[in-house]
Parts: sequence; structure tokens; C1' cells
RNA sequence: GUUCUUAUAGCUCAAUGGUAAAGCAGAUGACUGUUAAUCAUCAGGUCGGUGGUUCAAAUCCACCUAAGAACG
Repeated sequence: GUUCUUAUAGCUCAAUGGUAAAGCAGAUGACUGUUAAUCAUCAGGUCGGUGGUUCAAAUCCACCUAAGAACG
């Protein structure tokens, strides 16, 4: 330099263009003599950035950024 992959909650990660889910972690409550475990509830996301396409974009397109891989 060229090509490709990845980027979503604190962490690990889903989601066919049509309300962004789950597990762990966190908070509150129940249970228990206490803690742990268990159960219930809750909170936590401008979906890497900028533009474009579309009635509608995490999703499609272009560019940029970061990480990784292959080739040179």
C1' cells in the first nucleotide's frame, strides 16, 4: 500500500429494514439467626463517527476512526 473481519449496557454478546434482547455484574425487596445461595422487581444503550438511500436504518451504501487478519 491492497483486500477482508470486527465495533451494540460496566463485561461477554444477540437482533430478517418496522418498540434494541439475554447472561454475568449493579440496586431494591423476599427468604435466612447472619452471610452465601435462591427467587422477584428495577436501573443501566444518543447501536464507533459523519453523510447518503428509505415512509422507516443497529441493519443497506460511501467515507473516516480504532482493533485484528491475509497478501505485498

Predicted 3D model of a 72-nucleotide RNA (transfer RNA) from Bacteroides faecis. The RNAcentral record of the sequence draws on ENA. The coordinates come from a structure-prediction model, not an experiment, and the mean pLDDT is 82. The organism belongs to Bacteroides, within Bacteria. It matches the Rfam family "tRNA". Gene Ontology term of the family: triplet codon-amino acid adaptor activity. It is annotated as a transfer RNA.